[in-house]
RNA sequence: UUCUCAGGGAGAGGUGAAAAUCCUUACCGGUGGUAUAGUCCACAAGCCCACGGGGCAGAACAGGUUAAAUUCCUGUACCGACGGUAUAGUCCGGAUGAAAGAGAA
Numbered sequence: 001u002u003c004u005c006a007g008g009g010a011g012a013g014g015u016g017a018a019a020a021u022c023c024u025u026a027c028c029g030g031u032g033g034u035a036u037a038g039u040c041c042a043c044a045a046g047c048c049c050a051c052g053g054g055g056c057a058g059a060a061c062a063g064g065u066u067a068a069a070u071u072c073c074u075g076u077a078c079c080g081a082c083g084g085u086a087u088a089g090u091c092c093g094g095a096u097g098a099a100a101g102a103g104a105a
Base pairs, nucleotide, nucleotide: 001105002104003103004102005101011025012024013023014022026090027089028080029079030043031042032041033040038078039077046056047055048054049053060076061075062074063073064072082093083092084091
């Protein structure tokens, strides 16, 4: 420099005229760092603005093992942009997009 890759998840029951949106239950977890992380540190993606920048938008404790783990094991919790629609992490849309980054030549 060129090329490739780079996000998962609604099954069941209830109420209702109508809900994958409410209630019960179920299910999912981007990238780098670090003892293996959705909940630590940092970053990307999304939204807004006065756009070299700033803001919004999230969450974990207890016990155990170890030289070392808020990362493993056990237990119990919690969180999830914007627009649309019966109130949405899981549906539809911006997106056949962009990108942290990973790989190949």
A computed fold for a 105-nucleotide RNA from a sheep gut metagenome, annotated as FMN riboswitch aptamer (RFN element). Of the family's consensus pairs, 100% are formed in the model. The coordinates come from a structure-prediction model, not an experiment, and the mean pLDDT is 83. The RNAcentral record of the sequence draws on MGnify.